Context: one part of a larger RNA
Molecule: small-subunit ribosomal RNA, 5' domain
Organism: uncultured bacterium
């Protein structure tokens, strides 16, 4: 000198774009953050309608006995529309947060998988025949304070289960050809065996789905080469340890797991142990080499109160799922239950220190749906903060009697100083009034009556901070008297201090300036 997710002191006009718990991965009140589909299904309810039963009001009439009349309501039924607890499907494994752990194939880079998986999507081929038994909801009921659990009975499906058909699929058998990278791979034809399906909407056409198989795309998994902090005041480490055979497990290879056998394996080219740490694209600095760093944005990884476990599923060992154990908090009828903000806001606490319990799904994107649409604290915006970067303004021109006043003085003057006053202007920002978007190809705008445009008013509302001995741009006066104080280094101060304090002046930067901290 540059840089910062900064903080502190003094000061503070506006706008644009960014950024904002670095500390306690501390504890959390409250609200919201993942739903959707009635075009998979049976119910339940609401509204309207059709038919019917019951019902009997108003009114009319009366010989006062009654007669006519038929509304509301109630039950059943038909059709249509709507709502939805439940069964079922898809999603919830994405998106969002954090950096605790991890020195590791975690990450980066480059290869390999002849050892693998892949819902939705694209494309190609083939198919969907015929049956069955349940169960929630519901009704009745039992236990319980509750959470919830149970019993009996009824019912549907794109829920569940046999059967049929069936291959280029899988398994086994043997054959031919061909290729390679060791195990082997690929192609072709043959035999045997095994395995599938679901319907919905519509008048229909058709559309959306379903089943099996091939290919692709996307996403993932595994293996390896190289790279990746400090300590030797850590020198030996290792028993599933290293290898083999067999069996198991997995999508798949493998001590991944197990039985048996052998005795290996790693290490001064630093094993093991200890400490520290998420890694990278990048960022800062530097002429570069390098050093430091990993906030925001993007990629990967890990985690979700602590530890462990599996279930479901194409995908999890699953932040807003389940089970167990621990700590903590809450409810309780004391028998037993409920919870997890490292999602967005917000609270307490810690701290030098870090924001609103905001608006909207209008846009972009995501989930579901045939669609309308619903959901979306992702996202788009707004609020707060000079936290940062950038831009603009706080006026411009003229104006010497060099006014008053301040400071200083050798008392002549010098200086603040064209500075002010005064004159002539301007209108950025600002204030008031009017109009008013793009973002949205038809409709739909949170932002927002915002940006912007037009008109009007008036210099009016808008400058501070630090320094002035040398390094280092900038000097005098007074006060103080080794005191009070200053200080980055050298050093100032003990009676004429350009170094302390104040004032005037000057220099520097400027809506900032200075200090502190950290890195180069």
């Nucleotide at each position: 000198g540059g840089a910062c997710g900064a903080a502190c002191g003094c000061u503070g006009g506006c706008g644009g774009c960014g950024c904002g718990c670095c500390u306690a991965a501390c504890a959390c009140a409250u609200g919201c953050a993942a739903g959707u589909c009635g075009a998979a299904c049976g119910g339940a309810g609401a509204u309207a309608c059709u038919u019917u039963a019951u019902g009997g009001a108003a009114g009319u009439u009366u010989u006062c006995g009654g007669a006519c009349g038929g509304a509301a309501g109630u039950g059943a039924u038909u059709u249509a529309u709507c709502u939805u607890a439940g069964u079922g499907g898809c999603g919830a494994a994405c998106g969002g947060g954090u950096g605790a752990g991890u020195a590791a194939c975690a990450c980066g880079u480059g290869a390999g998988g002849a050892a693998c998986c892949u819902g939705c999507c694209u494309u190609u081929c083939a198919g969907a025949g015929g049956g069955g038994g349940a169960u929630a909801a519901c009704a009745c009921u039992u236990a319980g304070a509750a959470a919830u659990a149970g019993g009996u009975g009824c019912u549907a499906a794109u829920a569940c289960c046999g059967c049929a058909u069936g291959a280029c699929a899988c398994a086994g058998c043997g054959a031919a050809g061909u290729c390679g990278c060791a195990u082997g791979g690929c192609u072709u034809a043959g035999c045997u065996g095994u395995c599938a399906a679901a319907g919905g909407a519509g008048c229909a056409a058709u559309c959306c789905g379903c089943u099996g198989a091939g290919a692709g795309a996307u996403g993932g998994c595994c293996u390896c080469g190289c790279g990746u902090c400090u300590g030797a005041u850590u020198a030996g480490c290792u028993a599933g340890u290293u290898g083999g055979u067999g069996a198991g497990a997995u999508a798949a290879c493998a001590g991944c797991c197990c039985a048996c056998c052998a005795a290996g394996g790693c290490a001064a080219c630093g094993a093991u142990c200890a400490g520290u740490a998420g890694c990278c694209g990048g960022a800062c600095u530097g002429a570069g080499a390098g050093g430091u760093u990993g906030a925001a944005c993007g990629g990967c990884c890990a985690c979700a109160u602590u530890g462990g476990g599996a279930c479901u599923g194409a995908g999890a060992c699953a932040c807003g799922g389940c089970c167990c154990a621990g700590a903590c908090u809450c409810c309780u009828a004391c028998g037993g239950g409920a919870g997890g903000c490292a999602g967005c806001a917000g609270u307490g606490g810690g701290g030098a220190a870090u924001a609103u319990u905001g608006c909207a799904c209008a846009a972009u994107g995501g989930a579901g749906g045939a669609a309308a649409c619903u959901c979306u604290g992702a996202u788009g915006c707004a609020g707060c903060g000079a936290c940062g970067c950038c831009g603009c303004g706080u006026g411009a021109g003229g104006g010497a009697a060099g006014a008053a006043g301040g400071u200083u003085u050798u008392c002549g003057g010098a200086u603040c100083g064209u500075a002010a006053a005064c004159c002539u202007c301007u209108g950025u920002c600002u204030u008031c009034g009017g109009g008013g978007a793009c973002g949205a190809u038809g409709a739909u705008g949170a932002c927002g009556g915002u940006a912007c445009c037009c008109g009007a008013g008036g210099a009016g509302g808008a400058a501070g901070c630090c320094a002035c001995g040398g390094c280092u741009a900038a000097c005098u006066a007074c006060g103080u008297g080794c005191c009070a104080g200053c200080a980055g280094c050298c050093g100032c101060g003990g009676u004429a201090a350009u170094a302390c304090g104040u004032a005037g002046g000057u220099g520097g930067c400027a809506a900032g300036c200075g200090u502190u901290g950290u890195c180069c």